Molecule: small-subunit ribosomal RNA
Organism: uncultured prokaryote
RNA sequence: AGAGUCUUUUCCUGGCUCAGAUUGAACGCUGGCGGCACGCUUAACACAUGCAAGUCGAACGGUAACAGGUCCUUCGGGACGCUGACGAGUGGCGGACGGGUGAGUAAUGCGUAGGAAUCUGCCCAGUUGAGUGGGAUAGCCUAGGGAAACUUAGGGUAAUACCGCAUAAUCCCUACGGGGGAAAGCAGGGGACCUUCGGGCCUUGCGCAAUUGGAUGAGCCUACGUCGGAUUAGCUUGUUGGUGGGGUAAAGGCCUACCAAGGCGACGAUCCGUAGCUGGUCUGAGAGGAUGAUCAGCCACACUGGGACUGAGACACGGCCCAGACUCCUACGGGAGGCAGCAGUGGGGAAUAUUGGACAAUGGGCGAAAGCCUGAUCCAGCGAUGCCGCGUGUGUGAAGAAGGCCUGCGGGUUGUAAAGCACUUUCAGAAGAGAAGAGGGGACUGAUGUUAAUAGCAUUGGAACCUGACGUUACCUUCAGAAGAAGCACCGGCUAACUCUGUGCCAGCAGCCGCGGUAAUACAGAGGGUGCAAGCGUUAAUCGGAAUUACUGGGCGUAAAGCGCGCGUAGGCGGAUAGAUAAGUUGGAUGUGAAAGCCCCGGGCUCAACCUGGGAUGGUCAUUCAAAACUGUUUAUCUAGAAUGUGGUAGAGGGUAGUGGAAUUCCUAGUGUAGCGGUGAAAUGCGUAGAUAUUAGGAGGAACAUCAGUGGCGAAGGCGACUGCCUGGGCCAACAUUGACGCUGAGGUGCGAAAGCGUGGGGAGCGAACAGGAUUAGAUACCCUGGUAGUCCACGCCGUAAACGAUGAGAACUAGACGUUGGCCUUAUUAAAAAGGUUAGUCCGUAGCUACCGCAUUAAGUACCCCGCCUGGGGAGUACGGCCGCAAGGCUAAAACUCAAAGGAAUUGACGGGGGCCCGCACAAGCGGUGGAGCAUGUGGUUUAAUUCGAUGCAACGCGAAGAACCUUACCUGGCCUUGACAUCCUUGGAAUUUUGCAGAAACGUAAUAGUGCCUUCGGGAGCCAAGAGACAGGUGCUGCAUGGCUGUCGUCAGCUCGUGUCGUGAGAUGUUGGGUUAAGUCCCGCAACGAGCGCAACCCCUAUCUCUAGUUGCCAGCGAUUCGGUCGGGAACUCUAGAGAGACUGCCCCCGGAAAUCGGGGAGGAAGGUGGGGAUGACGUCAAGUCCUCAUGGCCUUUAUGUCCAGGGCUACACACGUGCUACAAUGGGCGGUACAGAGGGUCGCGAAAGCGCGAGCUCGAGCUAAUCCCAAAAAACCGUCCUCAGUUCGGAUUGCAGUCUGCAACUCGACUGCAUGAAGGUGGAAUCGCUAGUAAUCCCGGAUCAGCAUGCCGGGGUGAAUACGUUCCCGGGCCUUGUACACACCGCCCGUCACACCAUGAAAGUCGGCUGUACCGGAAGUCGGUGGGCUAACCUUCGGGAGGCAACUGCCCAUGGUAUGGUCGGCGAUUGGGGUGAAGUAGGAACAAGGUAACCA
Repeated sequence: AGAGUCUUUUCCUGGCUCAGAUUGAACGCUGGCGGCACGCUUAACACAUGCAAGUCGAACGGUAACAGGUCCUUCGGGACGCUGACGAGUGGCGGACGGGUGAGUAAUGCGUAGGAAUCUGCCCAGUUGAGUGGGAUAGCCUAGGGAAACUUAGGGUAAUACCGCAUAAUCCCUACGGGGGAAAGCAGGGGACCUUCGGGCCUUGCGCAAUUGGAUGAGCCUACGUCGGAUUAGCUUGUUGGUGGGGUAAAGGCCUACCAAGGCGACGAUCCGUAGCUGGUCUGAGAGGAUGAUCAGCCACACUGGGACUGAGACACGGCCCAGACUCCUACGGGAGGCAGCAGUGGGGAAUAUUGGACAAUGGGCGAAAGCCUGAUCCAGCGAUGCCGCGUGUGUGAAGAAGGCCUGCGGGUUGUAAAGCACUUUCAGAAGAGAAGAGGGGACUGAUGUUAAUAGCAUUGGAACCUGACGUUACCUUCAGAAGAAGCACCGGCUAACUCUGUGCCAGCAGCCGCGGUAAUACAGAGGGUGCAAGCGUUAAUCGGAAUUACUGGGCGUAAAGCGCGCGUAGGCGGAUAGAUAAGUUGGAUGUGAAAGCCCCGGGCUCAACCUGGGAUGGUCAUUCAAAACUGUUUAUCUAGAAUGUGGUAGAGGGUAGUGGAAUUCCUAGUGUAGCGGUGAAAUGCGUAGAUAUUAGGAGGAACAUCAGUGGCGAAGGCGACUGCCUGGGCCAACAUUGACGCUGAGGUGCGAAAGCGUGGGGAGCGAACAGGAUUAGAUACCCUGGUAGUCCACGCCGUAAACGAUGAGAACUAGACGUUGGCCUUAUUAAAAAGGUUAGUCCGUAGCUACCGCAUUAAGUACCCCGCCUGGGGAGUACGGCCGCAAGGCUAAAACUCAAAGGAAUUGACGGGGGCCCGCACAAGCGGUGGAGCAUGUGGUUUAAUUCGAUGCAACGCGAAGAACCUUACCUGGCCUUGACAUCCUUGGAAUUUUGCAGAAACGUAAUAGUGCCUUCGGGAGCCAAGAGACAGGUGCUGCAUGGCUGUCGUCAGCUCGUGUCGUGAGAUGUUGGGUUAAGUCCCGCAACGAGCGCAACCCCUAUCUCUAGUUGCCAGCGAUUCGGUCGGGAACUCUAGAGAGACUGCCCCCGGAAAUCGGGGAGGAAGGUGGGGAUGACGUCAAGUCCUCAUGGCCUUUAUGUCCAGGGCUACACACGUGCUACAAUGGGCGGUACAGAGGGUCGCGAAAGCGCGAGCUCGAGCUAAUCCCAAAAAACCGUCCUCAGUUCGGAUUGCAGUCUGCAACUCGACUGCAUGAAGGUGGAAUCGCUAGUAAUCCCGGAUCAGCAUGCCGGGGUGAAUACGUUCCCGGGCCUUGUACACACCGCCCGUCACACCAUGAAAGUCGGCUGUACCGGAAGUCGGUGGGCUAACCUUCGGGAGGCAACUGCCCAUGGUAUGGUCGGCGAUUGGGGUGAAGUAGGAACAAGGUAACCA
C1' cells in the first nucleotide's frame, strides 16, 4: 500500500466482499510447564446455609458462664466480684467508611474553569473553663398475658445517661435599652495536711464544655461542553419578577400572601426514544469513529413506592415507620424477611470460578494499651480467558532401507526424515539444602523532660523472648534417563501451498466471485505441501481499508443529485482612504488540567510480560501583560459597485376596448343529376324528400396563411391579423445627482403550459368518452363515418410537466475568426458598402477541463460568495402521520423485506418489418419437371422374437450401402465353446496333411485310415498341428459433449490478419475507409500510414488452332497389286496416337466515356478476345454440424459373456405419410420393315467371334485376344417406306396365371431374365415447389465400378440440339459503408404487466389486550409542620391553688399506593382485505428495446 466482483470488451460511477488490528468473549478440535493479569456483558430474577461491624470494665450498676484465690462446710457443696476476665443491660464511639451494582437519570448528573451566602465528629494550633444541685430509668426481683415475636403492672438501683442553678473573656440575638446560652468525670502515682477511712487534696495522662484559626470532608450557585428524532412547533400559572412573612447550616418561589404579566423557543423550547458521566480503552498516518469490563474520580441505587427519626454527617445495603408484591413460621389470634457484601443455590443464557486459608503484611473501627473485629485486604483453588517466557531434544547418519503415495514403469517423493552411532538434561519427577516479604510487641534495664517526687507518664536507647496464611515458597545442589510432552487450519482466484481415488447438479462446499450434470487442484478421503503453534480455526462485535457523509478530503449537463420561475425576511458574505478600539487573531507569564495509563530515560524480578523512580505531552480552560497587519465595531471622507434624473431607440413583453379579410360549417334561393364520401381495399354514413359540384345572399364561432428567419420580447410559463388607450423591462449617448444604498436568500409570498374542478355564458371546426363500419385468431386499438364533455369567454380553484440548456443566482479573469443575425452610437461618407465601440442571440475553435460524449468569454476553464440537492438497485416518491385542496390530488416522507448488482459513456460484432451501393438461375423472361397415376427406392410411423445401427431444415431421406437369398450381419430364436475364431510368450508331444464310417440341422463329437516332409556347421533351427498353465486375447458394447483423422456447410463468397509507425486513459482505431473500377481487398488515384502474410488471380490437368519429332496394332493423298476387305506391296503427306513446343498479352487502332490512371465500349488481325470453355484447387473461422459401425484413441463397462462358432429366421413386414426416381397418359406418337453416323471404357477364375439349336431368355462348340491387333458391340434417337386416326385406343404397361432360361450348396420367405396369356390406374396433374443462361436445358442411346447372380440408382461417354434475360421494384442468400439498439447463448435475442400456485415481510381493518402519560374528582397509610376544648404528666418555677414544658389522643395542610371518569400516545393480536417481494421449465397475450412493425417518453 491494496485486491475480487456488473461487460463480448473498455473506461468511469457505484454498492457488496476480502486481506489488518482488537475483545471481560463463546463454540469445535487439541492440550507439557511457569510468571503476570482477568473471570454473570443475560434475570436491578428469586434466594437455603455460613460468614461480611463491632468495640470499650481505664464511663456505669453489676456477675449469667470459665479460671484462680480466700472463707465456711454436714465433704455433697456453699459463700465472697477479691483477681484474671465478662453473658445480658445502661452509656460512649463506630454502624454515613470500607464492599456491591448501573435500575433510574439527557440534567437536581458528569467534565473543565470560576464563585459566595455555609456546616464540618475524630485531628492540629491557640484562649478560657470544668463550680453547685436534682429527679428518674434499664438490667435485677415479684406477679401476669402470648404458640411465638414480644409485652403489661408493681418494687428497688448506677453512671462520662437525663435536667436545673451559677459563671460567660469569646459566642448568638437585638429595637442598641438589653436578652439568651456550657460542662463529667475516669485511671495511675503520692510526700506533707485532713478524713466519716470510702476518700478529700496534689500531680500526670486521657476525657469534658465554650470559642478562634487551620486541615479534611460536605452542601450551594454560574459559564461552557455533553446522543438521536421536526412524521414532536409551540411550552409554562409558582409559571417569570417584585414586596412582606416563613424556612434552611447556607443564597434562592425553597414555601406562603399580595402585586405585576412575564419567562423559554428555529442558535431547536416542549415531547418521545436511548443512555450512568469521566480519566481512559480499541482502532486510525492523522482528523476522526466506536466504546466506558478490570484500575481510579464523581453520581445514583439497595425487594417496589412513600416518609421521617437519630446524628458532625443519612432521609441510612447488613437502622426505624407505613403501603404493595413475594417467600417463610403459626396453636390462625398473629409474626418474620430482603446477598446489586464474600462464598454458594435455583433460574435465565452461547457463556463466566471455591459454601478455601489468614489477619503474617497494607489499611479501617473501638480501646490508655495489650488486644478484639475486619469475605476490605493478602494468599491459595478452578478456567489456555488473555499477554509473556520455556520445553517437547542436539550432532552425525545414503543401502537414498522398509512402508505409504504418484508414475510416462525408467523412476520420483515422503527424506537425513527414520533406524544406527555419539552427546546433552532446561522443564516435569525424586532427594536435600534454603532466603526475602518482620516491622513490631516485649519481661528486664539506662538517659532526658514533667513533678514536691528517686512514683507514674512521655521521648529516646539496650535487651532475653514471641510473631509467616502463602509454604512441600522463590532460588540452589544432587540423581536417573531421550527419557513424560504437537496440534490446528488451509492448499480454484483474492491468498502462501497439487496430485490420486471416490461421488456424478447427488452427497455436499461457499467470505465474495462461484464449484458439483463420469476424467472436480473448489465436495469426501488419502499422499504431499503451506501457514501458525500450546494453541489453531469458526462465530459475534468495533475501528480500518471506505476519499462509501469527504473539516483535513467528494460531488450535482448525460452515472444519484440545480427548487418550474421571481420578489423578499432572518442569516451568511461584501468596494476605496484615514483615525480610534481590541471582540476575533498572534505572542509571553501565572494558575489549573488528580493518580494510574500512553510516550521517553533509568532501575528490579535470569529475559519478557509485570512492577517501580524521574521526565515530557495533553485545553475551543481561566486570569493577566503586550502587538495591531487582517476580520469585526465605531468616527470621518471618497466614487470605480448600485441607483436616480435628461434625451433617444427596437420589440408576437403585459392588460383592455374596437376593427378586418380568407377559410370551414350551417341556413335561404338559383343551376343541375346520380352519385358523393372514404380507404391499402372496403363498409358504416350522406343522396331522387334532389346530395356532391356550382352561383348569390345571410348567420355564427374559433384561429390569424403569406411575411416567418439557428429572427424579436419576457424571470419562467409563454407571446404572432390591424388600430387606440393604460403599463413593465431592456439597450444606447452625454452629462448631473445620491454615496456602498450591494449580492445571495432558510422560512414566507407571488406568478406558473396542458389537463382537470365550480358557477354562468358560448359552441364553427377539432374532438377523450361513446356508437357504428372495417382489420384481426381476437382488436375494448391503430384506419374510416359520426359524436358528448372539453377546447373559447368571465370569475374562482388546482400548482403539476422530459416546467430541459436535463447546466441555480451574482460578480471578476482567461487565444481567436475578413463566420453570422437583431438593436444603438461614433468615424468618414452623395449613397451603398466599410471600420470602430457597445448590447442581445447563434455557429466553429486554442489553452484548460471532462469517464467519455463533449464544454470552451452565454464554460462544463481559473478562483470567490450565498442558496438548493445527492450518497447502491428494488420496495417507493409508496405506507403511516401532518399541512393544503370542493374533488382529482399535491407537498413533506420512511421501514420491514430482497438482490450483487443497478447505472453512464465508449468499443467490436450481431440484428432491424433503418438507409445507401453491389452481386448470385435470387426474382423477372423462358424451357422442362415434381406435387395427381402405376411401379422402383429411401425415410417416418406401425407391426414384430427380430424387423441391427447410424444420418434428421437448407447441409437426413436412390444417404453410409460401388449392389442383405446363405455369407455379408452388427439383429432375433435355438444349439455349442471358455486362454478362447485372432496376437505374443512358456512347457510337452507330434510333420503338415489326406480319406472314410456313425450320430446330429450344423457347429461339434466319436471311431478308424493314409502320411513321416524342408534347412543344417548334426548341436539344432524354421513353419505347421495338438494338449496344458497363466499373463492375456476379444467386444460393430457406451461416450463424436473427452479426442485424432476425415467430411459437410456458409462458399470459389472476397474476404481474414500481422509487423512497425501514428491516434486514443483504454477496449480499440488507422492500414482494410474515401473517389473510380473489377468476377475478385482486381487495379488506379487520394490518404498517418508504410509494408507483409493467408485467400483472389496465375502456375497444374483436359479441351479448341498450329508446328516439330515418331509411324504400329492406327492412317491411305499419290503409285502398283487385289479375293475389292488398307487386303497386300509400299508411303510418312492427311486423320489419329503421345511427347515437346508455339499461340492471347487489352499487345495494336480510336469517332467514344472518364480531369487523369486503371477501366469500360467499338474495331482490326486471329483457330481462339478480354479470367476462351471445363476441372482440380476451398482463407481466418462458424455450426460442441457428422462419424467411437472405416481406421486410430482416453475413460467407463463386460470376461463360462455384451466374446466365439453353427442352423434357421429377420434387415424384403404394411392401414398409412413424405422425399428421390422410372414409365406413361400418346400422332413432334406407337407398331413393322429398311438404311446410316459415335465416344469413352472393360476383358484370362475373363471377354467370348463365327457356326449350329431354340419364338426367346439362352444353350452347344470353342476361333481370336494379356488387347490402337481379338471380343463385349447392335449405338439409339435421326432418315426412308408403310399401318394406326383421337379411342382408355395397335396409347399405357401394372397386376395375375402358365411355361421356361441363367447364376448359385441353395432362388419358399427373397434374384434377374424369356415366351404365351391377362391388360389396372392413368386423358398432362390443387395449394405449393425444383432445375437450367449454350454445345447449356431438353431428348437419345453406350460404357464402367460393385458383382456368382441382381441397377429405374451412382459414376462416365458421346449423338441430336433449343427458348429467354426488359431489368433489379419485390422474395431468398451474400458482400461493403452508414445508422439505431435495453441484443453478446448475439432477434430462434431481450423483455412487460394480468391470471393461477407456494412462501415471506408489510399497510388497512369491526375490535380486543397491555405499557407510559395528561386532566378532573374521590379517598388518604406512615410522617414532618401547624392547631387543640378535654385527658395524662418525675426534674424547673410557685403565692402550693397552680404554671411552664412534655406525652398520648384528636384535628388541618401536604402526600405514596389506590379508585372513578375522560383524553393522548406507543406496542401486541385480529376474521377479512390492499398492494409489494421472491420462486428451472404453468396459462393467455405481445407493451418496450431496430422506424420494435401506430416513434418513444413526461404531466